[in-house]
RNA sequence: GUCAGGGUAGCUCAGUGGUAGAGCAGCGGACUCAUAAGCCGCUGGUCGCGGGUUCGAAUCCCGCCCCUGACA
Numbered sequence: 001g002u003c004a005g006g007g008u009a010g011c012u013c014a015g016u017g018g019u020a021g022a023g024c025a026g027c028g029g030a031c032u033c034a035u036a037a038g039c040c041g042c043u044g045g046u047c048g049c050g051g052g053u054u055c056g057a058a059u060c061c062c063g064c065c066c067c068u069g070a071c072a
Base pairs, nucleotide, nucleotide: 001071002070003069004068005067006066007065010024011023012022013021018055026042027041028040029039048064049063050062051061052060
C1' cells in the first nucleotide's frame, strides 16, 4: 500500500430501517444468627468521528480515525 473483519453500558457481546438490550460488574431490597450463593428491583449509552439518503439511521451510502488478520 491492497483486501477482509471489527469499534454499542465499567467488561464480554447481541441488535441488519421503526422504544438501544442481555450477561457479568456496581447500588438497593428481601432472605439468613451472620456471610456467600440464588431471588427481586435500580443505576449506567455523544451506538468511534463528520457528512449524505430517508417521515424515521446503531443499522443503508461517502469520507476520516483506531484495532485485528491476510497478502505484498
A computed fold for a 72-nucleotide RNA from candidate division Kazan bacterium RIFCSPHIGHO2_01_FULL_44_14, annotated as transfer RNA. It matches the Rfam family "tRNA". The prediction has a mean pLDDT of 83. NCBI's taxonomy places the organism under Bacteria, Bacteria candidate phyla, candidate division Kazan-3B-28. The sequence was found in a public genome assembly.